[in-house]
Context: one part of a larger RNA
RNA sequence: GCCAACGACUUUCAACUAUGCCUUUUUCUAAGUGCCUACGGCACGGAGAUAAAGUGAAAGCGAGCGUUAAUAGCGCGUUAUUGAGGCAUGGUUGAAGACCCGAAGCCAGAGCGAGCUUAUUAUGAGCAGGAUGAAGGUUGCAGAAAUGCAACUGGAGGUCCGAACCGGUGGGCCUUGCAAAACCCUCGGAUGACUUGUGAUAAGAAGUGAAAAGCUAAUCGAGCCUGGGAAUAGCUGGUUCUCCUCGAAACAGUUUUAGGACUGGCGUCUAUCAGAUUUCUGGAGGUAGAGCACUGACUGAUUUGUCCGUGGCCUUCGGCCAGACAAAUCAAACAAACUCCGAAUGCCGGAAUUUAAAACCUGAUAGGCAGUUAGUCUCUGGGGGCUAAGCUCCAGGGACAAAAGGGAAACAGCCCAAGACCUUCGUCUAAGGUCCCUAAAUUUGAUCUAAGUGCACUCAAGGAGGUUAGGUUUCAUAAAUAGUUAGGAGGUUAGCUUAGAAGCAGCGACCCUUUAAAAAGUGCGUAAUAGCUUACUAACUAAGAAAUCUAGCGCCGAAGAUUUCCGGGGCUAAAGAUCAAUACCGAAGACAAGGACACCAUCUUUUUGAUGGAAUGUGGUAGAGGAGCGUUCCUUAAGCCUGCGAAGGUGAAGCGUGAGCUUUGCUGGAGGUACGGGAAGUGCGAAUGUUGGC
Numbered sequence: 001g002c003c004a005a006c007g008a009c010u011u012u013c014a015a016c017u018a019u020g021c022c023u024u025u026u027u028c029u030a031a032g033u034g035c036c037u038a039c040g041g042c043a044c045g046g047a048g049a050u051a052a053a054g055u056g057a058a059a060g061c062g063a064g065c066g067u068u069a070a071u072a073g074c075g076c077g078u079u080a081u082u083g084a085g086g087c088a089u090g091g092u093u094g095a096a097g098a099c100c101c102g103a104a105g106c107c108a109g110a111g112c113g114a115g116c117u118u119a120u121u122a123u124g125a126g127c128a129g130g131a132u133g134a135a136g137g138u139u140g141c142a143g144a145a146a147u148g149c150a151a152c153u154g155g156a157g158g159u160c161c162g163a164a165c166c167g168g169u170g171g172g173c174c175u176u177g178c179a180a181a182a183c184c185c186u187c188g189g190a191u192g193a194c195u196u197g198u199g200a201u202a203a204g205a206a207g208u209g210a211a212a213a214g215c216u217a218a219u220c221g222a223g224c225c226u227g228g229g230a231a232u233a234g235c236u237g238g239u240u241c242u243c244c245u246c247g248a249a250a251c252a253g254u255u256u257u258a259g260g261a262c263u264g265g266c267g268u269c270u271a272u273c274a275g276a277u278u279u280c281u282g283g284a285g286g287u288a289g290a291g292c293a294c295u296g297a298c299u300g301a302u303u304u305g306u307c308c309g310u311g312g313c314c315u316u317c318g319g320c321c322a323g324a325c326a327a328a329u330c331a332a333a334c335a336a337a338c339u340c341c342g343a344a345u346g347c348c349g350g351a352a353u354u355u356a357a358a359a360c361c362u363g364a365u366a367g368g369c370a371g372u373u374a375g376u377c378u379c380u381g382g383g384g385g386c387u388a389a390g391c392u393c394c395a396g397g398g399a400c401a402a403a404a405g406g407g408a409a410a411c412a413g414c415c416c417a418a419g420a421c422c423u424u425c426g427u428c429u430a431a432g433g434u435c436c437c438u439a440a441a442u443u444u445g446a447u448c449u450a451a452g453u454g455c456a457c458u459c460a461a462g463g464a465g466g467u468u469a470g471g472u473u474u475c476a477u478a479a480a481u482a483g484u485u486a487g488g489a490g491g492u493u494a495g496c497u498u499a500g501a502a503g504c505a506g507c508g509a510c511c512c513u514u515u516a517a518a519a520a521g522u523g524c525g526u527a528a529u530a531g532c533u534u535a536c537u538a539a540c541u542a543a544g545a546a547a548u549c550u551a552g553c554g555c556c557g558a559a560g561a562u563u564u565c566c567g568g569g570g571c572u573a574a575a576g577a578u579c580a581a582u583a584c585c586g587a588a589g590a591c592a593a594g595g596a597c598a599c600c601a602u603c604u605u606u607u608u609g610a611u612g613g614a615a616u617g618u619g620g621u622a623g624a625g626g627a628g629c630g631u632u633c634c635u636u637a638a639g640c641c642u643g644c645g646a647a648g649g650u651g652a653a654g655c656g657u658g659a660g661c662u663u664u665g666c667u668g669g670a671g672g673u674a675c676g677g678g679a680a681g682u683g684c685g686a687a688u689g690u691u692g693g694c
Stems, first nucleotide, its partner, number of pairs: 001694006011096014027049002032044005054061002064076004099238002102235001106228004111224002118202009127192001129161003132157001136153007165189003170185003204220001206216003241628006251264005265372002267369009278352006289341001290339002295335002299331009310322005375400010405416003421595004426591003432585003435569003441582001443581006454571002462556002466553010483540005489513003495507002519534001523532002596618003599613005629683001631680005639673003648667008
């Protein structure tokens, strides 16, 4: 891992509720009496109390009474099979292990452990060899002596080097190992607070500890075993047959509350009741927009005032210019916490019209049962953030969640689908498409694009005689624009400056003359001149020329990480873009045909069945409700089936919407059991499930 078997909502009591059945329908007895299993129980006992009528403060009246002038109203009543009890089944709740498995832990016991290890204790044992050479002693010398010195002797030491032995420093190796700590090299102690054998003592809130919360049998911040015990687990995992009907929530409030709970909201079932829809109309309100009348912010101009401390100029008081502040006027314009104004929707109410329904839908009330309270994306209106985020927090829609199908290459939340009961090699469409992959137009008409732009998904500021279309202005046969030929002069090298400054370094000025025209000079150039050129003019030629604005499609701007890539091939009067047009394809949508179920009506003896009906419905997670299949056992059953072959196993055919059922071949070799009823250890694929097998 696979297979087989086992494996999880149960049982008791109590309460509430639904359904079915049964009983009863004024209720209770007190004293007392009788009986018995005798500190008590059972039966009789209806005297009495309570109920059967209410209303009013009461008199009282009475299905009515009271209030009141009232027969107007109003309050409380009258009406109706209602109340109670029991049993069974279903649902739920509480107490219990309470659907099943799962902790780490807590407590208890004259419980078990010191054969591991810690400490102590009794009695034993062990430590090659080498080195150093303390005290003391002897002799000699010195000395009065104490004593000192020298030599020899001596053999001390938590002394030194280093085996056994004890340890475990660094590295390697091993790390499904040789080994639940080893092996190799290296290293520390090695006569000592040394090592070690055997016996003994000390233990669980306790021991022991040269102290690390170390060790106390591979277990220690409280051992092990058994028990309390099925501890508890707002947590994780798992929770077993079928079909039918409906079908959520991820929100509000409270919570030592936030991944839990309670109440409400939203679902379902039962009972009862009500309601289509559309249009018109009356309200409340200050959003969008707009505006500047208030509040505040803010730009420019003009006027006025102030300036003790501001700047500059003329300067004699002072004046002028600028600036700051405040106010007024004019103009422009801003605001979630501004409003002289002010919608559309939405909300609350009223009325009318139309058509009515047996189903469907919506709502209300009462009751049973829930689940949900981690939501997500997208569009719209906003807050936060960077008008960042597949960001976050609200509000209003939609989808997903719980929704399959078609499109978007692929793609929960985007587009289409008034949403998939079943069947059909039937029809029509939606979004989206129609050259090939790939179903359907190489369709029709008219333009644009040359960039492979683009062909279903990003691109800016900015730049450009790309190209197409349109507008405006100016010039032009009295000859424009471009080109060619010619001229382009004089005062003058103007003045200043400067080494020089002659049109052309720079500064200021920029006149006059001759002319068809010609600048105190447009650019190049020179040291400065010179030289070339332009403006400007004439001639030649010949018909358009110049500037600017707007729009369409393109160009540059344009650098990224698996692969050049529109999904690909590929496409250029397109298979690209724009504007029109027609046809076709295209879904589980609609329609057609057939069938099933739900629902309603009528009939039928309840169940059930039959007939009929309509513009009805049949996606579905959590969940609610309904109807069934099968397993084991009991009864039916001393019945029925069965060696002329039971159960089981393995094939086949048929029936049923399905769980399943029926018949039968082979195998098997002795039991099985209908219809009806009853009771449950009643259905497995998952739980790192349990046991077994392979």
A computed fold for a 694-nucleotide part of an RNA from a Candidatus Pacearchaeota archaeon, annotated as large-subunit ribosomal RNA, domain II.
Model confidence (mean pLDDT): 81 of 100.
The RNAcentral record of the full RNA draws on ENA.